[in-house]
Record summary: This is a predicted structure of a 1441-nucleotide RNA (small-subunit ribosomal RNA) from an uncultured prokaryote. Rfam family: Bacterial small subunit ribosomal RNA. The prediction has a mean pLDDT of 84. The sequence is in RNAcentral, with records from ENA.
RNA sequence: AGAGUUUGAUCCUGGCUCAGAACGAACGCUGGCGGCAUGCCUAACACAUGCAAGUCGAACGAGGCUUCGGCCUAGUGGCGAACGGGUGAGUAACGCGUGGGAACCUGCCCCCGAGUGGGGAACAACUGCUGGAAACGGCAGCUAAUACCGCAUACUCCUCUUCGGGGAAAGAUUUAUCGCUGCUAGAUGAGCCCGCGUCGGAUUAGCUUGUUGGUGGGGUAAAGGCCCACCAAGGCAACGAUCCGUAGCUGGUCUGAGAGGAUGAUCAGCCACACUGGGACUGAGACACGGCCCAGACUCCUACGGGAGGCAGCAGUGGGGAAUAUUGGACAAUGGGGGAAACCCUGAUCCAGCCAUGCCGCGUGAGUGAAGAAGGCCUUAGGGUUGUAAAGCUCUUUCAGCGGGGAAGAUAAUGACGUUACCCGCAGAAGAAGCCCCGGCUAACUCCGUGCCAGCAGCCGCGGUAAGACGGAGGGGGCUAGCGUUGUUCGGAAUUACUGGGCGUAAAGCGCGCGUAGGCGGACUAUUAAGUCAGGGGUGAAAUCCCGGGGCUCAACCCCGGAACUGCCUUUGAUACUGACGGUCUCGAGUCCGGGAGAGGUGAGUGGAACUCCUAGUGUAGAGGUGAAAUUCGUAGAUAUUAGGAAGAACACCAGUGGCGAAGGCGGCUCACUGGCCCGGUACUGACGCUGAGGCGCGAAAGCGUGGGGAGCAAACAGGAUUAGAUACCCUGGUAGUCCACGCCGUAAACGAUGGAUGCCAGCUGUCGGGCAGUAUACUGUUCGGUGGCGCAGUUAACGCAUUAAGCAUCCCGCCUGGGGAGUACGGUCGCAAGAUUAAAACUCAAAGGAAUUGACGGGGGCCCGCACAAGCGGUGGAGCAUGUGGUUUAAUUCGACGCAACGCGCAGAACCUUACCAGCCCUUGACUGUGAUUUACGGAGACGUUUUUCUUCAGUUCGGCUGGCUAUCGUACAGGUGCUGCAUGGCUGUCGUCAGCUCGUGUCGUGAGAUGUUGGGUUAAGUCCCGCAACGAGCGCAACCCCUGCCUUUAGUUGCCAGCAUUAAGUUGGGCACUCUAGAGGGACUGCCGGUGAUAAGCCGGAGGAAGGCGGGGAUGACGUCAAGUCCUCAUGGCCCUUAUGGGUUGGGCUACACACGUGCUACAAUGGCAACUACAGUGGGCAGCUACUUCGCGAGAAGGUGCUAAUCUCUAAAAGUUGUCUCAGUUCGGAUUGUUCUCUGCAACUCGAGAGCAUGAAGUUGGAAUCGCUAGUAAUCGCGGAUCAGCAUGCCGCGGUGAAUACGUUCCCGGGCCUUGUACACACCGCCCGUCACACCAUGGGAGUUGGUUUUACCCGAAGCCGGUGCGCUAACCUUGCAAGAGGAGGCAGCCGGCCACGGUAGGGUCAGCGACUGGGGUGAAGUCGUAACAAGGUAGCC
Repeated sequence: AGAGUUUGAUCCUGGCUCAGAACGAACGCUGGCGGCAUGCCUAACACAUGCAAGUCGAACGAGGCUUCGGCCUAGUGGCGAACGGGUGAGUAACGCGUGGGAACCUGCCCCCGAGUGGGGAACAACUGCUGGAAACGGCAGCUAAUACCGCAUACUCCUCUUCGGGGAAAGAUUUAUCGCUGCUAGAUGAGCCCGCGUCGGAUUAGCUUGUUGGUGGGGUAAAGGCCCACCAAGGCAACGAUCCGUAGCUGGUCUGAGAGGAUGAUCAGCCACACUGGGACUGAGACACGGCCCAGACUCCUACGGGAGGCAGCAGUGGGGAAUAUUGGACAAUGGGGGAAACCCUGAUCCAGCCAUGCCGCGUGAGUGAAGAAGGCCUUAGGGUUGUAAAGCUCUUUCAGCGGGGAAGAUAAUGACGUUACCCGCAGAAGAAGCCCCGGCUAACUCCGUGCCAGCAGCCGCGGUAAGACGGAGGGGGCUAGCGUUGUUCGGAAUUACUGGGCGUAAAGCGCGCGUAGGCGGACUAUUAAGUCAGGGGUGAAAUCCCGGGGCUCAACCCCGGAACUGCCUUUGAUACUGACGGUCUCGAGUCCGGGAGAGGUGAGUGGAACUCCUAGUGUAGAGGUGAAAUUCGUAGAUAUUAGGAAGAACACCAGUGGCGAAGGCGGCUCACUGGCCCGGUACUGACGCUGAGGCGCGAAAGCGUGGGGAGCAAACAGGAUUAGAUACCCUGGUAGUCCACGCCGUAAACGAUGGAUGCCAGCUGUCGGGCAGUAUACUGUUCGGUGGCGCAGUUAACGCAUUAAGCAUCCCGCCUGGGGAGUACGGUCGCAAGAUUAAAACUCAAAGGAAUUGACGGGGGCCCGCACAAGCGGUGGAGCAUGUGGUUUAAUUCGACGCAACGCGCAGAACCUUACCAGCCCUUGACUGUGAUUUACGGAGACGUUUUUCUUCAGUUCGGCUGGCUAUCGUACAGGUGCUGCAUGGCUGUCGUCAGCUCGUGUCGUGAGAUGUUGGGUUAAGUCCCGCAACGAGCGCAACCCCUGCCUUUAGUUGCCAGCAUUAAGUUGGGCACUCUAGAGGGACUGCCGGUGAUAAGCCGGAGGAAGGCGGGGAUGACGUCAAGUCCUCAUGGCCCUUAUGGGUUGGGCUACACACGUGCUACAAUGGCAACUACAGUGGGCAGCUACUUCGCGAGAAGGUGCUAAUCUCUAAAAGUUGUCUCAGUUCGGAUUGUUCUCUGCAACUCGAGAGCAUGAAGUUGGAAUCGCUAGUAAUCGCGGAUCAGCAUGCCGCGGUGAAUACGUUCCCGGGCCUUGUACACACCGCCCGUCACACCAUGGGAGUUGGUUUUACCCGAAGCCGGUGCGCUAACCUUGCAAGAGGAGGCAGCCGGCCACGGUAGGGUCAGCGACUGGGGUGAAGUCGUAACAAGGUAGCC
């Protein structure tokens, strides 16, 4: 510090995801030791049991025990129990943090000084009686005190402040202390007030009646509406009151570069709470965790009458939960309470126990060791790897273990920890390694298994038979007593942007203006000092973090010091800037004067053209409308035309990227009223300005209300068409509406998709409105304001923008933060309604998007080509047959090929064989490859080597088991498979297409994908050539080079040829090689020549010459690539599968089936013909298991003889269309299917299932619907001939020659293709993409009669305990009066009663939140459902709002 993921690729925007750190964690696997820390985050749920607050006999009486010293104990009394410990429910608050303040209290402690005199009356304990189950009491009697009560005295004390009034005390023990009382001051600790800071929601906007303030009281330790009476009507709030939700706050902690964000365990400070709610008492302090009273819920005891309780103290239990420990030891230390002290108490604390929960440290050995062992895994079988790893050898002993010694913590005693730490000794490598990962991100790769299954997955995504992604293994990588996963936080995320983002098209500028608050604001000057800056002071607790030291062997950890704590308060100073206040100015802004342009607005009036309607005339059969029609109108007279009239609406030409307006918007003419703007002058005011949350106003069209109006147009609606349908597009009609007046609505793709204002930053050019100068009617120059085009710098992701900015800056407002859900739901506001505005969430996806690029595509455009169409000729589609295919059938009908580019294709030939299929029978190292086996002797350890014997039925034989064949044997490796996968492959092939294209290097342009070159102007069959050009060159293709053919020359003449000579029946022979021909070598054609045209080019047109002329004709030749095209059944081959069978052999069958459908052909339907007769002329080829002359026989297929030829020699070989005659338009003298019968040939064999011949039979068919194929010249058409395969079998295929046409105006259309351009939401590329309803499943959510619960509130009722006030006939020791006394009276007090406040509870009604809810609405998601085709191309009606 970044990375992955949208695309075919690119740049950008933008979300999602990952790598880091952290944790009071949990879960999975694993687990040696120690140190230091941490440990119920959930149910503030309920709790058994034990402990957690006592102590003092030196305050007191009494009881008990006694060693007579004393000790123990309940009670009275004192102090403590308000600390310490726990928890975070509540609390959004002066609760907390920070900094201040005044009207206060403070036990124990410290300082100063003063006092401590003299009396009195009780109550516990105790004794007696007595109630109760218990808890606990009741009555009577006795008694002490540092318990209680008067009196005296009292200062600096209180009250009052003028007098006056009021208020203390306690003793103990014994001679020194401890106490007691009041006062002052301090310290400590509380209480109170204030400034600032302190979460989210405005779909919470108004809240408040003790409320805000005053006066006077009460109350408190103390100010105060804290409380009360009276008076006033205030107080808070957009700088967010009130309400709702959530939450203890802080020091800090985690993260981060920081700013921030998140968090508030352990430690520390504060607060709050103690079963829930209320209340007070005592006290210095509480409204009190281990106190009291009441109410409530719950639990327990009970004799049913009553009682008891509160672990959010330490342990522990149940429960909840993913989850969190021992019912331990000790007061030794630190600290606390009591005591004079000894001492007692202390679950505070110190320790120990449990847990890898975290951090830190250590170990599980070290060295050597190559035969690179064995085993594992992989393998190209050679080897590689695990791997110096192991073993082996030599060492060491940390930790753990055993034994011994043994601290500090304690300054005299006292040590839970403690079998302590630490030290020494002993034994032995001995007791001690796992977890995750290995497709990319991200370090690390192979084999096997599996086969879209099982599974993985953080994101992208893996898995459908060769998975580095699943599972296992080997190997490797990472971390290590841990490792992974999950959860959460920050980071990365500049993805809320203060630091540090944006808004033309990606999300985002309010439709526009006026203007309130607010924010910001021109020049000069003076004062001030709020902001700002500097210095000082106070505070910012400690701990933590950081730095420097130090202590545990190190570290974690701990200790010391420093710095820091970015803050707040206070004080002194500075005055540039901002602010405040005063004065001044004119450039901003405005006023005034003089001119100017304009569809600016409102109202009234007025004009002509057109449409429609009405009336009348002329006139007659159609009109209208469309792609074509029909609905419609018209003989009741339309349309057309003429004249007149009526009505409503809109204003042609002018008219213009012209004008005006803030926007919406504004268009005949005239008048009235009226807003704004521009130019010139520079008289006036003197910052009066800019922006603008709320607010107010304006605001197209449509729509709504009321009343008018209504010609044309025209939603809805009707009809006609179109269509598979057509609730549309087209047509004929037609109502709201469109128009006017008034009132609503308040939205638009209200767009420049661009908020307003101000300043600055090159120009050129057009236009509108003014001014000035020159000059004189028309321009030039210049200036201000508006409106356009191009363009530099700059900017932008690019496109583009560019003085009218999207540039450079300042100010203010609005808005955005992934897509969908959704501008939706709910709530609020507005509206008559329609609806508008404000505006979510659950859920779901990994994208959605912008700009540009290359392709592909378009029922986009331009140019061009092709038997592509057109023009022609002949076919197919109808018939019969042949052949192939589908389907069906079958035991099998083997398999493959499926648009063009499968279907007379693989098959250049299935009776057996072929043959792969079926049925039956048979074989199992096999049909094929390799090797013979055996034996003698010798050598040798053996393997084996040399030599030698035997075995063979058949054929050959060189006579040798020598060769082939056959048989037997050996190995145990295998052989074999037309079994699967052409989507694992090679090779070969088809196709686009013989189309003219496909690319590269360097350079240049672009952020980039890419572009340029290859585009453009011409031209060509051609990316062929020329010219131009930021390109210059090059490669594969094109062309040429190759073959055949057409002309000529030359060479050579046998089997070929014969002009002349001789000869024959015959080129038969002699002779000859001129000619034909054969087959070698050459020549020839190149736009070379001429003319025209073109650009002086390339080329094109015409001509000459020539056998041939513009590529002469034909062939071979197939660029980069496309179709996962075809072929595993030609061959080769990976993997998989079979192995007495999926291999091999054999017999028979099948591939030849047959309702039917299709393709390709043959033969026909006839007279351009059939039949008969006659008779010429070819060429390519083939031939010895062959072609066969010739002769004979047969009607014939053919047969029997037999000759020549291994071929320019012999042979197949006869060519056929032709000519002549006849038939005369018919199912025929056409046509030949089918069938019967007799034969021939081939062959082991023609039944299934061959070909042919003779005779007989004589079907369909009379030129073929929609549709469709081939062909441009020696071509089509037509005629025959040959060959391969082959025993036999062709209508097929491959070739050969004979005869031999027609037509092409032309490129509009169909199909295919090439180039340029355009649009695109396509890229698997239009056979693309994609929308909505319906149906099904699942999910979340809105409405919903209601129902359940929480919370809050209003009114009223009830009113416990307690406090306050009143009363108090009842009760009453201290003081007072009286009395000798008993007693009596008084003061005071208490019970009781009454009133006030008030918790719980109750009744009734609101608000709000949540759960459930029949039914219902839309939404989302879901490999292959239905219906259509809306959008993307002109998407077939441009699309959208």